Small-subunit ribosomal RNA from a Gemmatimonadaceae bacterium, 1533 nucleotides, folded computationally.
RNA sequence: UUCUUGGAGAGUUUGAUCCUGGCUCAGGACGAACGCUGGCGGCGUGCUUAACACAUGCAAGUCAAGGGGGCCCGCAAGGGCAACCGGCGAACGGGUGCGUAACACGUGAGCAACCUGCCCUUGAGCGGGGAAUAGCCGGCCCAACGGCCGGGUAAUACCGCAUACGGUCUUCGGGUGGCAUCACCUGGGGAAGAAACGCUUGACGGCUCAAAUGAGGGGCUCGCGGCCUAUCAGCUAGUUGGUGAGGUAACGGCUCACCAAGGCGACGACGGGUAGCUGGUCUGAGAGGAUGAUCAGCCACACUGGGACUGAGACACGGCCCAGACUCCUACGGGAGGCAGCAGUGGGGAAUCUUGCGCAAUGGGCGAAAGCCUGACGCAGCGACGCCGCGUGGGGGAUGAAGGCCUUCGGGUUGUAAACCCCUUUUGCUCGGGAAGGAACGACUCCUAUUCGCAGGAUGACGGUACCUCCAGAGGAAGCACCGGCUAACUCUGUGCCAGCAGCCGCGGUAAUACGGAGGGUGCGAGCGUUGUCCGGAAUCACUGGGCGUAAAGGGCGCGUAGGCGGCUGGUAUGCGUCGGGGGUGAAAUCCUGGGGCUCAACCCGGAGUCUGCCAUCCGAAACUGCCGGGCUGGAGCACUGUAGAGGCAGGUGGAAUUCCCGGUGUAGCGGUGAAAUGCGUAGAGAUCGGGAGGAACACCAGUGGCGAAGGCGGCGCUCUGGGCCGUAACUGACGCUGAGGCGCGAAAGCGUGGGGAGCAAACAGGAUUAGAUACCCUGGUAGUCCACGCCGUAAACGAUGGGCACUAGGUGCUGGGGGGAGCGACCCCUUCAGUGCCGCAGCUAACGCAUUAAGUGCCCCGCCUGGGGAGUACGGCCGCAAGGCUAAAACUCAAAGGAAUUGACGGGGGCCCGCACAAGCGGUGGAGCAUGUGGUUUAAUUCGACGCAACGCGAAGAACCUUACCUGGGCUUGACAUGCAGGGGAAAGCUCGUGGAAACAUGAGCGCCUCCUUCGGAGCGCUGUGCACAGGUGCUGCAUGGCUGUCGUCAGCUCGUGUCGUGAGAUGUUGGGUUAAGUCCCGCAACGAGCGCAACCCUUGUCCCUAGUUACCAGCGCGUAAUGGCGGGGACUCUAGGGAGACUGCCGGUGUCAAACCGGAGGAAGGUGGGGAUGACGUCAAGUCAUCAUGGCCCUUACGUCCAGGGCUACACACGUGCUACAAUGGGCCGGUACAGAGGGUCGCCAACUCGCGAGAGUGAGCCAAUCCCCAAAAGCCGGUCCUCAGUUCGGAUUGUAGUCUGCAACUCGACUGCAUGAAGCUGGAAUCGCUAGUAAUCGCGGAUCAGCUACGCCGCGGUGAAUACGUUCCUGAGCCUUGUACACACCGCCCGUCACGCCAUGGAAGCUGGGGGGACCUGAAGUCGGUGGGCUAACCCGCAAGAGGGGCAGCCGCCAAAGGUGAGCGCAGUGACUGGGGCGAAGUCGUAACAAGGUAGCCGUAGGGGAACCUGCGGCUGGAUCACCUCCUUU
Repeated sequence: UUCUUGGAGAGUUUGAUCCUGGCUCAGGACGAACGCUGGCGGCGUGCUUAACACAUGCAAGUCAAGGGGGCCCGCAAGGGCAACCGGCGAACGGGUGCGUAACACGUGAGCAACCUGCCCUUGAGCGGGGAAUAGCCGGCCCAACGGCCGGGUAAUACCGCAUACGGUCUUCGGGUGGCAUCACCUGGGGAAGAAACGCUUGACGGCUCAAAUGAGGGGCUCGCGGCCUAUCAGCUAGUUGGUGAGGUAACGGCUCACCAAGGCGACGACGGGUAGCUGGUCUGAGAGGAUGAUCAGCCACACUGGGACUGAGACACGGCCCAGACUCCUACGGGAGGCAGCAGUGGGGAAUCUUGCGCAAUGGGCGAAAGCCUGACGCAGCGACGCCGCGUGGGGGAUGAAGGCCUUCGGGUUGUAAACCCCUUUUGCUCGGGAAGGAACGACUCCUAUUCGCAGGAUGACGGUACCUCCAGAGGAAGCACCGGCUAACUCUGUGCCAGCAGCCGCGGUAAUACGGAGGGUGCGAGCGUUGUCCGGAAUCACUGGGCGUAAAGGGCGCGUAGGCGGCUGGUAUGCGUCGGGGGUGAAAUCCUGGGGCUCAACCCGGAGUCUGCCAUCCGAAACUGCCGGGCUGGAGCACUGUAGAGGCAGGUGGAAUUCCCGGUGUAGCGGUGAAAUGCGUAGAGAUCGGGAGGAACACCAGUGGCGAAGGCGGCGCUCUGGGCCGUAACUGACGCUGAGGCGCGAAAGCGUGGGGAGCAAACAGGAUUAGAUACCCUGGUAGUCCACGCCGUAAACGAUGGGCACUAGGUGCUGGGGGGAGCGACCCCUUCAGUGCCGCAGCUAACGCAUUAAGUGCCCCGCCUGGGGAGUACGGCCGCAAGGCUAAAACUCAAAGGAAUUGACGGGGGCCCGCACAAGCGGUGGAGCAUGUGGUUUAAUUCGACGCAACGCGAAGAACCUUACCUGGGCUUGACAUGCAGGGGAAAGCUCGUGGAAACAUGAGCGCCUCCUUCGGAGCGCUGUGCACAGGUGCUGCAUGGCUGUCGUCAGCUCGUGUCGUGAGAUGUUGGGUUAAGUCCCGCAACGAGCGCAACCCUUGUCCCUAGUUACCAGCGCGUAAUGGCGGGGACUCUAGGGAGACUGCCGGUGUCAAACCGGAGGAAGGUGGGGAUGACGUCAAGUCAUCAUGGCCCUUACGUCCAGGGCUACACACGUGCUACAAUGGGCCGGUACAGAGGGUCGCCAACUCGCGAGAGUGAGCCAAUCCCCAAAAGCCGGUCCUCAGUUCGGAUUGUAGUCUGCAACUCGACUGCAUGAAGCUGGAAUCGCUAGUAAUCGCGGAUCAGCUACGCCGCGGUGAAUACGUUCCUGAGCCUUGUACACACCGCCCGUCACGCCAUGGAAGCUGGGGGGACCUGAAGUCGGUGGGCUAACCCGCAAGAGGGGCAGCCGCCAAAGGUGAGCGCAGUGACUGGGGCGAAGUCGUAACAAGGUAGCCGUAGGGGAACCUGCGGCUGGAUCACCUCCUUU
């Protein structure tokens, strides 16, 4: 600079990720259909199904200038009608797509192997005769269709004769050319063969020629191209060819006779299925895929099958004959018919139109022409069926109206939308006008004249249509789908896993943007959605453009056929493939493009391009491929020298061991297991010694050692034999690689026949285990394992990795050769081939990983894959004795199934570590009685909540009424309580007294008389009753929530920023080595830092100090008392309560890495966090609480609100949890005496002292608002006594009786306490289970909250006395970190397998039954062609006067062929079928637990047996097995 104008993805497997992979969606299209809706016009288009059946009308006639006659009009001339003979047409046009997989179609060639009416051009002719026959007339038959006989007649109908340019045939020559057979030109002789005439008399029309030419049409042949199926592999008898003949327009087995035995096929014959082919159409970036409506070309068909006739042309849609089915008519004798022509009808179907107008145009037939015919065609009608165009109004208009909807109640939205104002009038409606144009040919007239030209007027189905104009008037004209994501568009309400939605994922179980409705919105718009189909997206069959280690996919291995691919070199020839160019062809339409015409567009017209093609052809190029022949040595092979080896086959041979047999010794057990038993043994086992028999396998060596193609191969020696490797470089000279079919080999198991049989061991038996145990374990044990021969042909036959060649960093080990260095040598070093391992770079990979032994980079060849299940199954075929193998589907069903890796969680995986987790110890619970809570039951109610740990002496730190939420009954209705408004009342409020009543409440009476301004109206506060808003609800939802709480757990964890690594999830940091109570600290490290947690800071306690000193304290001084800090005083002590010190691994030693830290020690009141408390990370449990409170939504409103009385929450056959008291005597009970706390509480209170009472308590009353007074007695302890002495007791105190006390309105249901009496169970508690590591457990008492009182033995605190034990981390439990496996992720309380039972669905088998298909055999055999015959019949020609005869023809008959039909056997297909087999799907069924973790017996593969089932067992194999140990190799030092 030119050319090219074209390519988008998304959802869905997972906790998350990457990949693989399917399903689904967005796009376009349609001869469509369906739903809702529908104003106009233009142009198109309209039975895709039953090639099902058809009523009715029309769709092919025409010519009177071929013929004669008839009828009608007319005086005639003449005209008209139309049957018949005759000519042309009817083979076109129109319809349909049955058949057809074929020279049918497309494309390109060929015919020297052909035909052609009408038309054009050319040449030559048209002479002269004859015999009939329709119509017609007469007669006859007949329902009809129709027919018969007789008579006569014409022609452009028919038949001879004459003539014959050219042509044909025959014969005799000459020449030229060609792709074979041959073609063309030319000369002589011979033979047969023509015709039609008519009229309007013309430049009229027609006729003939076995004549020629052209155009158009047709026939035949060939190359190439375009469907599925191999579960169709072999097919073929006129079959393939030849010779001859027949036949055809023509070649040809087209047909026939004879001869030969060929022909086709894996490059797919034959068979089956499906289908008209093409131009094109739709889609697609393209390549491609799908399709073959309308239009156009070709083909095929015309009720089904067969057949010929006529003709230029047919085997003929609206012709004929025959057969068949069907329909119709019938007088029953017989006839008629063929809409896949146009309309139309029935039927089928989801579905497809008018029984229209016209020949005006275009085209066709006939005609000399006028013209006639034409459902071809031109138009109109119907259908939104499609495409295109137009309209349903435009401008202004905010109070942002009303209404609707939403609302956080403020408002928002519908929305300039409407109203309203101004304007316009397309379209529709009314009136009027009204075409251009399609129509100029012909004919006529006129003028000319070459068959021609010009002019004029006439001719319109559409149609009074298009179009134009006028009046009026916004006036008549908007819907459909969608709004969870994909995918543009959101709220309310109803519903409550219901009703429903859904293209995929998925929504709906009371707050649904997903269902229904509404408002609003989005998209398109006279349409919009849905359904169906095709292409696209899908690179998801991959030519462009995919893959196969683990996702689907490498054949188990080799040999080798066809085929594919193929080293170096130059030359010759050719130019096949390949490349360039030219012309031919690729019909038109379509498509693209620049124009033009309908107002635009759709549509139409004409120009240019395309038609990617290939075919055939011509010219050219010669690198590469191919071909022909030659050379070379590097590939390959051969030869030779060496060499390692469990390579193979056969026959020998050896020792150890097991078992069995015999004998000896010897005695009671042996054997076996987790533990046992079955079993063996006193008839002598086992043990041990000796001898013998027999079979099988070969310890050590032995090794990621060797060999082999794989399977596989292991004592030793021998025979035979295959292959490899190293070296040498003499020989051959591309001989190579791969390999569809094919052939061979092929572990184990299994099968057949015959042997053999020691051990082992499916099946089987017994013993155990167990809920069961058809198993795992044990004792036995048969096939089998072994040998020979023959089958089988499969395995996780694996490196899950086909073979060959080449190339692409290295390091290291081992095996077998060669070369070199050094050395005496074993060793060692360097190097090179072949093999076998590991590590690793680049590169590749989804990742894991592979990495010169590739899964890297390339080339060649083969095999295989295309979602999961159904299923490697069924059917068919092949193989097998069988078992079974190989090949190999579909229906149906799912929205996934998968691979690798990640984070978790989990494991009857591993490692490390911690905790009253176990162990060691002390005391309990589980048994009793009682208390208390819960379940259950009961009840009118037993209110509600809490449910493993983490509900159950919990909410409740106080249920007789109250509380109280429950039940029964009685009341109230703006309410028991809050706020506001309206208007009324009284004057406050409030208080008192009646009546009814259980009370609440209802009702009545009385007393009481507020504040402010004051204009005497009013206002305010409070009250009452009325009405309205509203109150109220312990009603529901803790799974709508806030807040609070429990729990893991005071466990040591949980995260972030930046960086780095990884495609990514994610990892790193946080792992590792040490250490700690601790992610505590140190070291190391692609990490460096940081946050929340840990620790510390806070409180308390332990020591000391300082300060202060009342109510506490009292050493010293003093006073006083019977005695006492009682008093003065003191500030020492205790104590109180403020402040401070102290502890930090600081010091020493050791260990440790020079660290962190640990161990020991010193000092110290205290030592390694001193003890205790407060403090609870990210999060988990939809944990708990709507009944503390708050709160969304829902629900109730003379009640689910509220008040009152009584009852209930206290029930009681039972069960569980938590406690108390006990069961008694190393001590306890009882009695007496006696000592020492701490922390709390107290005015509606604590209550001293005193008095009374046995006592609970009462009376009286001092003090104290409390370091002052009181509660207050501490108890265990200690001392002493005891009628106690092991017992249901002087243990134990339940229960019951009775008498009381206290609180309270009230102790009946249902209080506590006291006295007396009563004296139950219980004698240390089964399985199981709980707490506690020091001032702890145990034991002893004291206080407090709540509270009138108390069911407190509870709870929260306080102090007194005061232990034992910890070897240790194997086990149980919980937790932390690292690692491993995983099919788990709702996360092991996970997942998940199979039988059985039930329901539904599709499918295989099956005695059979039914239907259609094609082939073959035989029988029968219509019409018809052909052949034969032809004694019957016979106008034309010939002979003859004639009769007649000849020739020819026909009927008839015979034969070949042959449709339909029949008989019989078989083949394959489809449908159906009692019963039967498995399979799929289905919210909760049954049995077990097979698999996933070492899944609790590692799993899986092949095979065999067994078993309800998953499965179990044997044999061989695999790792796609965890764990521990060992060996080898590698990495690092």